[in-house]
Order: sequence, then C1' cells, then structure tokens
RNA sequence: AAUAAUCUUCAGGGCGGGGCGAAGUUCCCCACCGGCGGUAAAGCCCGCGAGCCGUAAAGGCAGAUUCGGUUAGAUCCCGAAGCCGACAGUAAAGUCUGGAUAAAAGAAGAUGUGA
Repeated sequence: AAUAAUCUUCAGGGCGGGGCGAAGUUCCCCACCGGCGGUAAAGCCCGCGAGCCGUAAAGGCAGAUUCGGUUAGAUCCCGAAGCCGACAGUAAAGUCUGGAUAAAAGAAGAUGUGA
C1' cells in the first nucleotide's frame, strides 16, 4: 500500500377560495410547495446540483431565521413568529406555458480488476 474500469435503473413539489379589472393561476387578502450529501431528523448551517459569466480545462457569481423549550448533543426535533425561490412568454409568475421525452448532485444494482 486495500480498488480501477464498464453497464443498467431511478433521480422535484406547489395556486384552492375570494377581490378589483376590458383582460390577472402574474396585482391584493387568505392559501399551497420545498432537489442532493453532511450533521440529533434542515427550503433559510456547511457543501453540491440546477441557473448566469467564463476557459482547452479551470474558475468566478449566485436567495432566505430568529427566539424559547427538551437533550450528553439540535440555527435540523417541539412551540412561536419570520424570510427565500433562475431565464423567456404574458396584466408584473416559486406554482401556468416553454427550453425539458433535456441536464444533474446523488441513490440502488450488476459485471469485474485488485487488496
């Protein structure tokens, strides 16, 4: 010093009710939704993916949480009050339509080289 490589499959959820209006799932009121890995169980901690810029590759940019409680340990559980959400189209969009029967973090399995 204890692992190459190849292949297969899977891999994102949500506008319901009302108001105004010529017209709104886009505005207003109440709602609804939350990818992946880590960690005491996470949309808002750390990192990754998607997105934008850029290179031969790299790389860069990139949203949001506090208070209290329990506990050995929780910005993750419980209670409460908040906040965030690419681009294009369109009466201004996290939820509609489109790129997308796309891409991808990753998950599961098979073959198999090694130790």
Predicted 3D model of a 115-nucleotide RNA (FMN riboswitch aptamer (RFN element)) from Clostridium estertheticum. The sequence is in RNAcentral, with records from Rfam and Ribocentre.